[in-house]
RNA sequence: GGGCAAGUGGCGGAAUAGGUAUACGCGCAGCACUUAAAAUGCUGUGACCAAAAGUCGUGCGGGUUCGAUUCCCGCCUUGCCCA
Numbered sequence: 001g002g003g004c005a006a007g008u009g010g011c012g013g014a015a016u017a018g019g020u021a022u023a024c025g026c027g028c029a030g031c032a033c034u035u036a037a038a039a040u041g042c043u044g045u046g047a048c049c050a051a052a053a054g055u056c057g058u059g060c061g062g063g064u065u066c067g068a069u070u071c072c073c074g075c076c077u078u079g080c081c082c083a
Stems, first nucleotide, its partner, number of pairs: 001082007010026003019066001027045006046056003059075005
């Protein structure tokens, strides 16, 4: 230099003929249970916002579209292969 793959909450990881972003698990917080803890069970857990309503958010920047994690273009990072 060329090719391929990947990038999503704190972590792992789902969601693709374009249609509610974060299912599920872990972690964390609160409560119950316990003499106390562990284990277990229940509830909550992206950000902004006093609350509600609303807005923003899938590596970054554009494009297509009524609508993009998904399709197209450029770039960045990581891994593998070729030279």